[in-house]
């Protein structure tokens, strides 16, 4: 240099054009003599960056950055 996949709350992942969700974790409350488990609720994400297409983009397109693999 070529080529494939990936980047989304603290962690692991879904979401393939129409207000961004799940599990775990965190916090608060309930339950308990107490802890765990269990139940209820809450906070936390401008979706790697910058442009483009579109009435509308996490999603489509381009360039760039980073991670993993293949080939050389």
């Nucleotide at each position: 240099c070529g080529u494939g996949g990936g980047g989304u709350g603290g962690a692991g992942c879904a979401g393939u054009g129409g207000u961004a969700g799940c599990u775990c974790g965190u916090c608060a409350g309930g339950c308990u003599c107490a802890u765990a488990a269990c139940c209820u609720g809450a906070a936390g994400g401008u979706c790697g960056u910058u442009g483009g297409u579109u009435c509308g983009a996490a999603u489509c397109c381009a360039a760039c950055c980073c991670c993993c693999g293949c080939a050389a």